[in-house]
RNA sequence: CGUCGAGUCCGGUGCCGCACAGCGGCCCCGGAGCCGGGGACCCAACCUUUCUGGGGUGAAUCCCGUGCGAGGCGCGAUCGUGGGACACGGUCGUGAGGAGCACGGGUAGGGCAAGUCGUGCCCGAACCCGUCAGCUCACCCGGUAGGCGUA
Numbered sequence: 001c002g003u004c005g006a007g008u009c010c011g012g013u014g015c016c017g018c019a020c021a022g023c024g025g026c027c028c029c030g031g032a033g034c035c036g037g038g039g040a041c042c043c044a045a046c047c048u049u050u051c052u053g054g055g056g057u058g059a060a061u062c063c064c065g066u067g068c069g070a071g072g073c074g075c076g077a078u079c080g081u082g083g084g085a086c087a088c089g090g091u092c093g094u095g096a097g098g099a100g101c102a103c104g105g106g107u108a109g110g111g112c113a114a115g116u117c118g119u120g121c122c123c124g125a126a127c128c129c130g131u132c133a134g135c136u137c138a139c140c141c142g143g144u145a146g147g148c149g150u151a
Base pairs, nucleotide, nucleotide: 001149002148003147004146008032009031010030011029012028014026015025016024017023018022033144034143035142036141037140038139043134053132054129055128056127057126062106063105064104065103066102067101068100073095074094075093076092077091078090079089080088081087082086109123110122111121112120113119
């Protein structure tokens, strides 16, 4: 200087440094701008929840394949308890389905360059709330980071 992003600017107290009536840096506080969340009538939803809950920021959703696979359910064997049909519980084996995880491929969607031919390259994450939130005036609350590239 450029770029993704809301993530910039102004002022004040204190501390530190320097080339010391000044300049710069850091913490905290206040304000402006920008961003996000909660929050009525009306509208929407009227089925939702039951635990594999629901929701938020963000472009970062969804699908397919391979491997692993919890809890629960069914069946069989065995042991224990009860007077018993059988019921309950423990252990082992097994079956279907299966939350989630890893890897690979795609994809909704997003960014950059060049340029006005429609091409190329890249991303398609991560985190948070804590059983709770549709929209939403007034009102209330929070953030103002971090990363990358060139010289």
A computed fold for a 151-nucleotide RNA from Nocardioides antri, annotated as c-di-AMP riboswitch aptamer (ydaO/yuaA leader). It was read from a public genome assembly, where an Rfam model found it. Its Rfam family is "c-di-AMP riboswitch aptamer (ydaO/yuaA leader)". Rfam's curators write: This family represents a conserved RNA structure found upstream of the ydaO and yuaA genes in Bacillus subtilis and related genes in other bacteria.